[in-house]
RNA sequence: CAAGUUGAGCAGACAGUCGCUGCAAAUAACAGCGUUGGUUAUUAAGUAGUUAACCAUUUUUUGUUAUUUGGAGAGGAAAGUCCGGGCUCCAAAGGGUAGGAUGCCAGGUAACGCCUGGGGGGCGCGAGCCUACGGAAAGUGCAGCAGAGAGAAGACCGCCUAAGCCUGAUAAACCAGGCCGGCAAGGGUGAAAGGGUACGGUAAGAGCGUACCGCGCAGCUGGUAACAGCUUGUGGCAAGGUAAACCCCAUCCGGAGCAAGGCCAAAUAGAGAUUCUUUAGUGUGACCCGCACUGAAUCCGGGUAGGCUGCUUGAGGUGUGUGGUGACACACAUCCUAGAUGAAUGACUGUCAGGUUUAAACAUAAACUUUACAGAACCCGGCUUAUGAUUAACUUGCAAU
Numbered sequence: 001c002a003a004g005u006u007g008a009g010c011a012g013a014c015a016g017u018c019g020c021u022g023c024a025a026a027u028a029a030c031a032g033c034g035u036u037g038g039u040u041a042u043u044a045a046g047u048a049g050u051u052a053a054c055c056a057u058u059u060u061u062u063g064u065u066a067u068u069u070g071g072a073g074a075g076g077a078a079a080g081u082c083c084g085g086g087c088u089c090c091a092a093a094g095g096g097u098a099g100g101a102u103g104c105c106a107g108g109u110a111a112c113g114c115c116u117g118g119g120g121g122g123c124g125c126g127a128g129c130c131u132a133c134g135g136a137a138a139g140u141g142c143a144g145c146a147g148a149g150a151g152a153a154g155a156c157c158g159c160c161u162a163a164g165c166c167u168g169a170u171a172a173a174c175c176a177g178g179c180c181g182g183c184a185a186g187g188g189u190g191a192a193a194g195g196g197u198a199c200g201g202u203a204a205g206a207g208c209g210u211a212c213c214g215c216g217c218a219g220c221u222g223g224u225a226a227c228a229g230c231u232u233g234u235g236g237c238a239a240g241g242u243a244a245a246c247c248c249c250a251u252c253c254g255g256a257g258c259a260a261g262g263c264c265a266a267a268u269a270g271a272g273a274u275u276c277u278u279u280a281g282u283g284u285g286a287c288c289c290g291c292a293c294u295g296a297a298u299c300c301g302g303g304u305a306g307g308c309u310g311c312u313u314g315a316g317g318u319g320u321g322u323g324g325u326g327a328c329a330c331a332c333a334u335c336c337u338a339g340a341u342g343a344a345u346g347a348c349u350g351u352c353a354g355g356u357u358u359a360a361a362c363a364u365a366a367a368c369u370u371u372a373c374a375g376a377a378c379c380c381g382g383c384u385u386a387u388g389a390u391u392a393a394c395u396u397g398c399a400a401u
Stems, first nucleotide, its partner, number of pairs: 001397008010388001012352007020073002023070010034058001036056006043049001075373001079384002082382005087257004094289004099253005104118005119133001120131004134248002139246002141242002156187002158183003164179005195213006214237001215235004219230004261309004270300001272299005280294004316335008354369006
């Protein structure tokens, strides 16, 4: 200098002017509720009292509007709606089957299919990366073509003629051919062919036997474990691959969702029609059993769609210390950091930082700059995807010292 790998934080800072929304405080006005007094009406034979309306006063409180002051206001992914929860309702009586999800080990966490650290396997020269990683000796299935044969699967080219039979050929031997047989060591096909190399043995061969390697089982050592190692023993040794194929095994799993749910106000139209109705029906994933209840379903027609709440103090943030390889945990201190509801969180100006573009031999000059991806809507923890400019460490190559 070039090419890579892994991680971290940021998403401009300061000042001014104008504007929007919430919150807190103060002031003023209006309205309502309450207290006190008065008048009128009502009830009563009558008075008092009760009730209602109006007027005045009072201070408390609620709401609305306006002004002033203070402080706050869209992300690292707010996106995807893919997982896990908090919270609300079904609404509480559960059990089973089917179904779904996860799948090496140990930890973290409220929990997870997430994260951390290890192990096995694979990729890369390497830094590093990927992993849908339980079981093939429970069973079923699948692997085109080629090939003799593709799973307890084989004889195409071949090798042998020991033993037995026939022929040349004749009594035998030798030789040659054939039959009956033996073989899977050599060659070929294929992605893959009943471990590999060597020696012995055989008619020719073959773990047939032996040595070494490989593999299985056991033992020992290390490790919490997954697993790893062994100059320990033993066995000729299971008939391969595939489960992101069916399947088997282990663990886990109610549903719907803030448009959940709760409160207030207002309005209206149902003697509407049909079906089933205790041997029935309904009850927030399916089916069955159980339990509870006694009505349920469909169609036609009508009213409302307003306001308040849920709604932001949390498995919360930040700093320091301790423990841990780490994810994280604990202790102390400190902070409150949107709550809109057709949807606020903005616009302009100046300076500076960093960056981009153009010109230039260099120095330098000019222009642009929320410039990229992109906007909260009940909240939180993850994963995935999109993206700008930096920065730290490490790897490989080239060159120089």
Bacterial RNase P class A from an Endozoicomonadaceae bacterium, 401 nucleotides, folded computationally.
NCBI's taxonomy places the organism under Bacteria, Pseudomonadati, Pseudomonadota, Oceanospirillales, Endozoicomonadaceae.
The coordinates come from a structure-prediction model, not an experiment, and the mean pLDDT is 77.
Its Rfam family is "Bacterial RNase P class A". About the family: Ribonuclease P (RNase P) is a ubiquitous endoribonuclease, found in archaea, bacteria and eukarya as well as chloroplasts and mitochondria. Its family is annotated with dimeric ribonuclease P complex, ribonuclease P activity and tRNA processing in the Gene Ontology.
The sequence was found by an Rfam model in a public genome assembly.